[in-house]
RNA sequence: CGUGUUAAGGGCAAACCUGUCGAAAGGCAGGGACGCAAAGCUACCGGUCUUCGGGCGUGAGCCCAUGAUAGCGGGGUUGCCAGUA
Numbered sequence: 001c002g003u004g005u006u007a008a009g010g011g012c013a014a015a016c017c018u019g020u021c022g023a024a025a026g027g028c029a030g031g032g033a034c035g036c037a038a039a040g041c042u043a044c045c046g047g048u049c050u051u052c053g054g055g056c057g058u059g060a061g062c063c064c065a066u067g068a069u070a071g072c073g074g075g076g077u078u079g080c081c082a083g084u085a
Stems, first nucleotide, its partner, number of pairs: 003082002011036002016031006034071001040077003044074003047069003051065001053064004
């Protein structure tokens, strides 16, 4: 520097349930484990989702704005273990 088959020390925690915050998507806390070698951090790029608000359209819908998602993909950044090369 690469790699993640095995082991050890450990880590995180989907669905669902309860409480709580939010207009919503969803967040947080507790329980719970489907999974995860970055499922640590970061909305920079693309995707998806939201509508308390503005505009356009006969309409389906579109645009702006607002947030959400890092467990949708990519990028950036930090890092545990160590059999093997």
Model confidence (mean pLDDT): 80 of 100. A computed fold for an 85-nucleotide RNA from an Anaerolineales bacterium, annotated as c-di-GMP-I-GGC riboswitch aptamer. The organism belongs to Anaerolineales, within Bacteria. It was read from a public genome assembly, where an Rfam model found it.